[in-house]
Context: one part of a larger RNA
């Protein structure tokens, strides 16, 4: 390399958005493109193939003729397809509009419980710690008890087989900034427009009576509003903007480093007391970095579901979270449908097993990323990167 693979055997990128590229939903039309069929006409070295003739007794082998195929270039032709270019359209997206639920991010502020220090009252021999001890702290009054006061980290119960986040990860109450998901929005009882017909009302107005006039009363038609009924229409806007992505960019637990703060409790180094043949530990007294804050750097992990996104299809069951929409009902209980998520058992299928089983490891699609025997090697050179520790990217030689 053609291939077969990637959950545990060698392998899914830590995780996102995303330029290039790849790849692409429906319905019509028009061109004919180095795409793609069809014919034609040219090319199409020998060997090879394939028939037929011949030659070594006869095969392999060979000699000789015919013959086919692939390319490749030329012209007509064709319009499904895929590709272009125009027109549409709503399922894919996406927007709106009403609700709905979460430790989802940042910042501020606030609250107890423990913890440790300080002072002050009480007390008067211990305490602490272990397998047992000891180093330790304590008559300069400790541990214990009770009062004020200070600090710093972390939030018991709620709590869940429970939620949110792309992953990394998020957990105490309060506000303020700020992202993301879900569910609904329909076949029509429901909206909206129109037109009718009737009912109520405002305005402004024409006529008949009565009345000298103000005014009374009675018909009438116009406009504007609102409620009912009847009937047409139309059902929220965009309209393929999509998947996926090499390279690029951003996020990225710890621990690490720089620069200033902070420092209670815990503790790498480290001292000390022990067990030990030793004990550079395991146990135990102490303790610095660090762990916290705030900028700014490292960029790594068993960063793991050890399982890349997206999309479509394929039997049931059971549970729990979030939302709709129904039956019953006094109801929030129950029941029955659904959409969307976290689990858990399982058919049929996959699997080497072991397990996966609509959150698939099942049946297909499109795209990235990877692997191709152990050691040497998550290594050397070498390039970028990084104050540095050291990260990516990666060999060979030997060797089994």
């Nucleotide at each position: 390399u053609u291939g077969g693979g990637c959950g545990u055997a060698a392998a899914g990128g830590g995780c996102a958005c995303g330029c290039a590229g790849g790849c692409g939903g429906c319905g019509c039309g028009c061109a004919g493109c180095a795409g793609u069929g069809g014919c034609c006409c040219g090319u199409g070295g020998a060997a090879u193939c394939u028939c037929c003739c011949g030659g070594c007794u006869u095969a392999c082998c060979u000699g000789g003729g015919a013959g086919g195929g692939g390319c490749c270039g030329g012209g007509c032709c064709a319009g499904a397809c895929g590709g272009g270019c125009g027109c549409g359209c709503u399922u894919g997206g996406g927007g709106c509009a009403g609700g709905c639920a979460g430790a989802g991010g940042g910042u501020c502020g606030c609250g107890g419980a423990a913890c440790g220090g300080a002072c002050g009252g009480a007390g008067g021999a211990g305490g602490g710690g272990u397998g047992a001890a000891a180093u330790c702290c304590g008559u300069a009054g400790a541990g214990c008890c009770c009062g004020u006061c200070c600090g710093g980290a972390a939030c018991a119960c709620c709590a869940g087989u429970g939620g949110c986040g792309a992953a990394g990860g998020c957990g105490g109450c309060g506000a303020c900034c700020u992202a993301g998901g879900c569910c609904u929005g329909u076949a029509a009882u429901c909206c909206u427009u129109c037109a009718g017909c009737g009912g109520g009302u405002g305005c402004g107005u024409g006529g008949g009576c009565c009345g000298c006039a103000a005014g009374g009363u009675c018909c009438g038609g116009g406009u504007g509003u609102c409620c009912g009924c009847u009937g047409a229409a139309g059902g929220c806007c965009c309209g393929a903007c999509g998947c996926u992505c090499a390279g690029g960019u951003g996020c990225g637990a710890a621990a690490g480093c720089g620069u200033g703060g902070g420092g209670a409790g815990c503790g790498a180094a480290c001292g000390g007391a022990a067990u030990u043949a030793g004990a550079u530990a395991c146990u135990c007294c102490g303790g610095u970095a660090g762990u916290c804050c705030a900028c700014g750097c490292c960029c790594u992990a068993a960063a793991c579901g050890a399982u890349g996104g997206c999309c479509a299809c394929u039997c049931g069951g059971u549970g729990u979270c979030g939302g709709g929409g129904g039956g019953c009902u006094c109801g929030a209980c129950c029941c029955c449908c659904u959409c969307g998520g976290c689990g858990c058992c399982c058919c049929a299928g996959c699997a080497a097993a072991c397990g996966c089983g609509g959150u698939a490891a099942g049946u297909g699609g499109c795209c990235c990323g990877c692997c191709u025997g152990g050691g040497g090697a998550c290594u050397a050179c070498g390039g970028c990167c990084g104050c540095a520790a050291g990260g990516c990217u990666a060999a060979a030689a030997c060797u089994c």